RNA sequence: ACAAAUGUAACGGAAGAGUCUGUUUUAAUACAGCGCCGAAGGAGCAACUUCCCUAGAAACUCUCAGGCAAAAGGACCGUUACAAUAAU
Numbered sequence: 001a002c003a004a005a006u007g008u009a010a011c012g013g014a015a016g017a018g019u020c021u022g023u024u025u026u027a028a029u030a031c032a033g034c035g036c037c038g039a040a041g042g043a044g045c046a047a048c049u050u051c052c053c054u055a056g057a058a059a060c061u062c063u064c065a066g067g068c069a070a071a072a073g074g075a076c077c078g079u080u081a082c083a084a085u086a087a088u
Stems, first nucleotide, its partner, number of pairs: 001088001006083008018034001020033004035068003041064001042062003048056002
């Protein structure tokens, strides 16, 4: 100097499941009840890794949280910008 992966930001794409019932309410919300979803977040686990102990993962599992018309949100993917690291 360049600069993969990575981090942050912006833009775009982005699934699932009751516009459920009752009271309140224009609706949303609040309260009560039943039924569902997994891709915010969170938690748990391997015959894998580790000599042993221990520790460690997910798009798997759970559903605490969140969600179940639209809107919002949304893991993940793509592009751009910035930062700076490995190799060179």
The RNA shown here (Glycine riboswitch aptamer) has 88 nucleotides and comes from an uncultured Pelagibacteraceae bacterium.